Notes: The prediction has a mean pLDDT of 83. This is a predicted structure of a 557-nucleotide part of an RNA (large-subunit ribosomal RNA, domain I) from a Myxococcales bacterium. Its Rfam family is "Bacterial large subunit ribosomal RNA". Its family is annotated with ribosome and structural constituent of ribosome in the Gene Ontology. RNAcentral holds the full RNA, with entries from ENA. The source organism's lineage runs through Bacteria, Pseudomonadati, Myxococcota, Myxococcia and Myxococcales.

Context: one part of a larger RNA
C1' cells in the first nucleotide's frame, strides 16, 4: 500500500409523518372607490426584533346579541402590572376613531414631504404657533352676468350633485393587430382575427321579436346554448388546409308559454324667428297627447277603460346568511412507559364520517345523524295596499303618414365555411342616388310567376361563459430535489441603476421531564460521570443508506 472483517466519524439518501400545495364538485358572492379604494409609509404593547391586529380614541372604544371561566394575539419564554360570575378574554351585528402617501383632488413635489388661501377656535401684550372645517378638474342641473355686434351668442361667475376619475383573477363586446410555424422551399394561402395593445360594460356580456327560414302549392314562427346533420355540402397555388347551413332531438320558458317602447301623419301648448300698426298668421325647435302594424297598419268618426305588468314605495308573514345550542352508549383484568391492543362481560345507533387523546376508541374529548336558535344588519321569492304603465271592438270614405344622403348602383376593400368566382347576403372609403302600400326587400348571378317579409330608431329575463373571493365537501393527486416560487421571517434573503430575476431552509420527546450537582478544560469548544426518560431520542436532536475519512484486526506483497 491492496483486499477483507469489526467499530466509529462524516454525510443526509431511504422509510414513516404533515402544518402546505394541486385538481375538482355543490352552494354563495360576483365587485371596491371622492362618505377617499386597492396597495403602502410611519406609528401603536409596561419592557417589543419580526408577524398579526389597530390608528394619536392606535394589539383598540361604545352599543346590541352569543358565550360561561379564565384572560392580557403569534414566534416566546421571562419580569412587572392588571382584568374577570357586578360575566372578563373570546365570537357575531351595528356604530366611533381612522396620522401620512396613494385616483390623490388647495398649490408644489425626488410617494409617505414642503408651502398656502378662506371661515371658526385655542393661545399670546402682539406676531409667530397650534386645532377643526373648507378650497382640483370635467360633466350635469340651475341662476346671474355678458364682447366683437342691435337682439343674441361665445366667454365669465355663483349655487347644487354619494355624477365621473382609480383598482380588480378570468369570463364579455368593440377598435387595432403580428410572427415563429404548416405548405416538407415560397409569394396567394396557413398559423389567426390567435398572441399582444387600447377602449367599454356586467354579474354575466353579447344576441334577440323577421325587410327570417322554407317550399310547390306543405309548413315553421325572437334570441342563446347543446347533441345530431357532418368532416357532409362547399371552399381551396382544388396544394397545405379551411369548413357551414336548412332541418331533427333537447336546455330554457310555462303549466299554457316573453314580449315590448319610440319616429311620422293628426291634436294641443310654447321660447325664439319672419311678416304685420295691431289682432294675428306662418316657420325651426321643444314639451304633452296620439300611434307602432303585414290577414298591411295608423291618422279620421263612433263605442269601451278591464285582464295584466319584467316598474317604484310601504307593510306583512315566511325563509336564508352573518355568532351559537342540545345531541345516545363501557367497565374490569392482562401486557406495557402509556391501552384505544388482548381477554371477559355489557351498551348506543336517524350517530360505525372524520380528527384527537402516551400504540389501533361507535360508547374518553371535539364531533357526527337528527333537532333547535338572532337584539342587530343584509338577501330571496311571496302576499296585500298605493303609485306608475297598460291589451281592445266596430265602421266607412279620404290618399295624409309609415324611419334619406337611407335603400340601391359604379369603383376599391372587408365580413360571411365561400380565396372574385355565375357570387347572392352583410359592412363601407369614394362617386352617384330612389320609391311610401298600385310602395319596397328577400327566396345564392339575373328575369318572370309564385311565396315569405316590411329595412334604413330603441329595450328585453332564462337557458350560456368565467372564478380573484367565501363556505361545505371530494380525490386509483403530491408528500419536503415532490406538491405552488413559497409547508419555515417567501415574492423573504440575495442579485440588478432599472424593467426584472429570485433561492435555500420541515420532524427531540407522550410530556421539557431541555440534563441539578461533580470532574477535565481557555470563566472555551467539547467531553466524562450523575440525573430525567420507554429509549438519550441531547437540542448540529426520528430513521440515519452511499460516496468520503479514521481506529483496530486478519491476510497478501
Nucleotide at each position: 500500500g491492496g483486499c477483507g472483517u469489526g467499530c466509529g466519524g462524516u454525510g443526509g439518501a431511504u422509510g414513516c409523518c404533515u402544518a402546505g400545495g394541486c385538481g375538482c364538485u355543490g352552494a354563495g358572492a360576483g365587485g371596491c372607490g371622492a362618505u377617499g379604494a386597492a396597495g403602502g409609509a410611519c406609528g401603536u404593547g409596561g419592557g417589543u426584533g419580526g408577524c398579526u391586529g389597530c390608528g394619536a380614541a392606535a394589539u383598540u372604544u361604545u352599543c346590541c346579541g352569543g358565550g360561561g371561566a379564565g384572560u392580557u394575539g403569534c414566534c416566546a419564554a421571562c419580569c412587572g402590572a392588571a382584568c374577570a360570575u357586578u360575566g372578563a378574554u373570546c365570537c357575531g351585528g351595528a356604530a366611533g376613531u381612522g396620522u401620512c402617501c396613494g385616483a390623490a383632488u388647495g398649490g408644489g413635489g425626488a410617494a409617505a414631504c414642503c408651502c398656502g388661501g378662506c371661515g371658526g377656535g385655542u393661545g399670546u401684550a402682539a406676531u409667530g404657533a397650534c386645532c377643526c372645517g373648507u378650497c382640483a378638474c370635467u360633466c350635469c342641473a340651475u341662476c346671474c352676468u355678458g364682447a366683437a355686434u342691435a337682439c343674441a351668442u361665445a366667454g365669465g361667475g355663483g349655487u347644487g350633485g354619494a355624477a365621473g376619475a382609480g383598482c380588480g383573477a378570468a369570463c364579455c363586446a368593440g377598435g387595432g393587430g403580428a410572427a415563429g410555424u404548416g405548405a416538407a422551399a415560397c409569394a396567394u394561402c396557413u398559423c389567426a382575427g390567435u398572441a399582444c395593445c387600447c377602449u367599454g360594460a356586467g354579474g354575466a356580456a353579447a344576441a334577440g321579436a323577421a325587410a327570417a327560414c322554407a317550399a310547390u302549392g306543405a309548413g315553421u314562427g325572437a334570441u342563446u346554448c347543446u347533441c345530431g346533420g357532418a368532416g357532409u355540402a362547399g371552399u381551396g397555388g382544388c396544394g397545405a388546409g379551411c369548413g357551414a347551413a336548412a332541418c331533427g332531438g333537447g336546455a330554457a320558458a310555462a303549466a299554457u308559454a316573453a314580449g315590448c317602447c319610440u319616429a311620422a301623419a293628426c291634436c294641443g301648448a310654447u321660447u325664439c324667428g319672419a311678416c304685420g300698426a295691431a289682432a294675428g298668421u306662418c316657420g325651426c325647435g321643444u314639451c304633452g297627447g296620439g300611434g307602432u302594424u303585414g290577414c298591411g297598419g295608423g291618422u279620421c268618426c263612433g263605442c269601451g277603460g278591464u285582464a295584466g305588468g319584467a316598474u317604484c314605495u310601504c307593510a306583512g308573514a315566511u325563509u336564508g346568511u352573518u355568532a351559537g345550542c342540545g345531541g345516545a352508549a363501557c367497565u374490569g383484568c392482562c401486557u406495557g412507559g402509556a391501552a384505544a391492543g388482548g381477554c371477559a362481560g355489557a351498551c348506543c345507533a336517524a350517530a360505525g364520517a372524520g380528527c384527537g387523546u402516551g400504540a389501533u376508541a361507535g360508547u374518553c374529548g371535539c364531533g357526527u345523524a337528527c333537532g333547535c336558535g338572532a337584539a342587530a344588519a343584509c338577501g330571496a321569492a311571496c302576499u296585500g295596499a298605493g303609485g306608475c304603465c297598460g291589451a281592445g271592438c266596430g265602421g266607412g270614405g279620404u290618399a295624409c303618414c309609415c324611419a334619406a344622403g337611407u335603400a340601391a348602383g359604379g369603383c376599391g376593400g372587408g365580413a360571411c365555411a365561400c380565396g372574385u368566382g355565375c357570387a347572392a347576403u352583410c359592412c363601407u372609403g369614394u362617386c352617384u342616388g330612389a320609391a311610401u302600400c298600385u310602395g319596397c326587400c328577400a327566396g345564392g348571378a339575373c328575369c318572370a310567376u309564385c311565396u315569405g317579409g316590411u329595412a334604413a330608431g330603441g329595450c328585453u329575463a332564462a337557458a350560456u361563459a368565467c372564478u380573484a373571493c367565501u363556505c361545505a365537501g371530494c380525490g386509483a393527486c403530491c408528500g419536503a430535489u415532490a406538491g405552488u416560487g413559497a409547508a419555515c421571517a417567501a415574492g423573504u434573503a440575495c442579485c440588478g441603476c432599472g424593467a426584472g430575476g429570485g433561492a435555500a431552509a420541515g420532524g427531540u420527546g407522550a410530556a421539557a421531564a431541555g440534563a441539578a450537582c461533580c470532574c477535565c478544560a481557555g470563566u472555551g469548544a467539547g467531553g466524562g460521570g450523575a440525573g430525567u426518560c420507554a429509549a438519550a431520542a441531547g437540542a448540529a436532536c426520528c430513521u440515519g443508506a452511499a460516496a468520503c475519512c479514521g481506529c483496530a484486526u486478519g491476510u497478501c506483497u